Source information
This is a predicted complex of two RNAs, RNase P RNA and transfer RNA, with 384 nucleotides together. It holds a member of the Rfam family "Bacterial RNase P class A". Gene Ontology terms of the family: tRNA processing, dimeric ribonuclease P complex and ribonuclease P activity. It is annotated as a ribozyme.

[in-house]
This record gives sequence, C1' cells and structure tokens, in this order.
RNA sequence: CAAGUAAAUCGCCUUAUCGCUGUUUUAAAUUUUUAAAAUGGAGGAAAGUCCGAACACCGUAGUGCAACAUAGUGGUUAACGGCCACCGGUCGAGAGAUCAGGAACAGUGCAACAGAAAGGAUGUACAGGUAAUGCUGUAGUGAAAUCAGGUAAACUCUAUGUGGUGCAAUGUCAUGUAUACCAGUGCUUGAGGGCUGCACGCCCGAUGCUGGAGGGUAGACAGCUAAAGUGUAUUGGUAACAAUACAUUCAGAUAAAUGAUAAGGGCUCUGUAUGGAGUACAGAAUUCGGCUUAUAGAUUUGCUUACUUA
RNA sequence: GGCGAGGUAGCUCAGCUGGUUAGAGCGUCGGAUUCAUAACCCGGAGGUCGCGGGAUCGUGCCCCGCUCUCGCUA
Repeated sequence: CAAGUAAAUCGCCUUAUCGCUGUUUUAAAUUUUUAAAAUGGAGGAAAGUCCGAACACCGUAGUGCAACAUAGUGGUUAACGGCCACCGGUCGAGAGAUCAGGAACAGUGCAACAGAAAGGAUGUACAGGUAAUGCUGUAGUGAAAUCAGGUAAACUCUAUGUGGUGCAAUGUCAUGUAUACCAGUGCUUGAGGGCUGCACGCCCGAUGCUGGAGGGUAGACAGCUAAAGUGUAUUGGUAACAAUACAUUCAGAUAAAUGAUAAGGGCUCUGUAUGGAGUACAGAAUUCGGCUUAUAGAUUUGCUUACUUA
Repeated sequence: GGCGAGGUAGCUCAGCUGGUUAGAGCGUCGGAUUCAUAACCCGGAGGUCGCGGGAUCGUGCCCCGCUCUCGCUA
C1' cells in the first nucleotide's frame, strides 16, 4: 500500500423574508379570542411493535386442566428472551464470526427413493474362520446399516417463569337525549353479564337482555413529559455495568406544529469545469431499557494477512 | 395509537403427520361438433407456493427476520 476484520463517532451549516405550534409576560377585548414581545420546537433509528418494565384499570388475581416462553456456567440490571465474560460445538488461513448449546438407557412416533435389510435384524454378495452360529472382514445402497444408532425448529419429559387488558388504559367536568315505540325472551325454579383459553368456584342482576326502526352527543381538562433523564470528569470492575463530583432543563401536537422561498458556504461525483449534478434512510403521539430492519456519505482506532502487488 | 388474521396458476380456493410428480373449478389455447356461434365432448399450456435466512437427508408445510393485504378496537 492492498485485501479483510472488530468497534466507535458524525450524519449538512449560516443568514434574510414569509408562515405553523407550545409556554410566559403585557395590552386589548369580554367568554375565549386578538395583537405585541421573549423563549422552546424530531431521530439514530422517532420505524417494525419483536422482547422487558414503569403506570393504569379489570371480580384480590382462587383451584384444576390447557397454552405459551426460556434452556451450557457465572455476572449485569428496575426488568428482560437483552448485554458482558468464560467453557464447548460449527465455519474461516487468520483477526474473528456464529449457536434454537437441558434430556434420545421414561414413553410414543418418523425415515420418500435406492437398497437383501431402515429399527424385534426373517443378515445380500465375496472372502476368511468355527464343533456350531452374522462369528469376522470387505463390497454395494443411502443422510443414516447395530452403535446404549439418528431425529425433540416431531409429540414428549425435566427445570424455571407467566392472571388479563393496554394511555383508544383510566379519572373529572360540560353538552344533549327516548327509562318512550314494535317483536322476542326473562324476572329468585335466574335471561343475561362481570375485558381471564376451558371447567369449577365467586359476584352482579329486573328502569333486564336480544333484535328492529329511530333520537342525542361528536367537546374540554387531567393522565402528558424533571426522568431507572442528559452531558463531562474521576474511581472500581477483564467487560457488561456501577459509584461519586460538577454542570444542565432539552417537543408536547390532536387529524395533528416542527415548514417554504432566496442567497452564501461545506462535502461527494463528473475532465464541456469561475461550470454541471447530487447531499441518504426517514417524521415524535403515555414514557423508558433493549432487539430487529432502513441508511448517500465522512472520520477515527485496535487487530489479521493464505493467495496477490510493490 | 393498540391488538389480531392472511398471502398457493389470470381469478376463487384445496393441500398441514414434512416424503417421490403441488391439485380442483372458472378462465385461456388447440381440436372435434355445427351452415355459423354458444353449450356439450377431447387434449394442452400456465406455479420463484409473497421475499430472505436457518433447522432437516428432504419443507408450500417447522423456526426466525422482512414485506404487502384485510379485520377488530373510542
């Protein structure tokens, strides 16, 4: 230098004009608006919704059965199926990568084609051997041929764990209305329901339940953003991670704001170049910790080197 | 926003104990029939089993990740 490998960081910037949206203050207006000023306004994945929690409600959440998840050892954490370290298997020349890595002497099942035979060996061909016997070797078929065989991403068993539903949870306020009409069904001998896969048990239940044809509402506030926060440094630990100190406040919309235009700059590509083209993936919706997937381009660090080039 | 179900021929669907070659109806193409057309009859073509990876001797079927479609939920 090249090829590779592991990890980390960034992922366009500035100004002007015109807008959008949250908050605060002031003024006007007077019932929810207007104006002015100040100030905040997307991400590393905001995505998929795949795991784990916080939080909230549902019959305290009981019993039995079922169902699902996880699976070497130790650690980490609020928690986890995540992460870290080590052991083992597989792949690679190597740095490294990857694993769904408990159990096949508890039981049941499965193995097409080929092959004599596919799981009680009804043992093929050739050779050898024996008193006798697939007793021994080789061949051939196949993924697998007698070996405590294979297969659990087949059922299953073992160990551990899981009550259910998700902020459209849930609470408060406001507005309006038809406890009417028709049909069926039921009223303590119980219809129907109580957000839990099934059964039992428990509870509610008559102004009931189901259907028909209709009437009304279509708003506001809380939950909702100060948190397992973020940044920097130091210390402990191989590491994941933890502790301490200092600094800091950093979106909260509701059909949904975070934008548009112009100018200049940066970066990349292109040999018509004082030019031209491009500048990725993508867009918060209760909040966090992970995982997975998408991502133009740029930067940094550790490590490896079989072949190849100098 | 949250929660479920599905993708197999041009269309609608089977196939699920993983096994030799993935089927059915409609449509389509050719033939036959008819004066001609339709129907009936005969024959044929048409498939990346949504995509990628894995487990397995071997998957449409088992497992994981994407992608698209549909439904429920105030």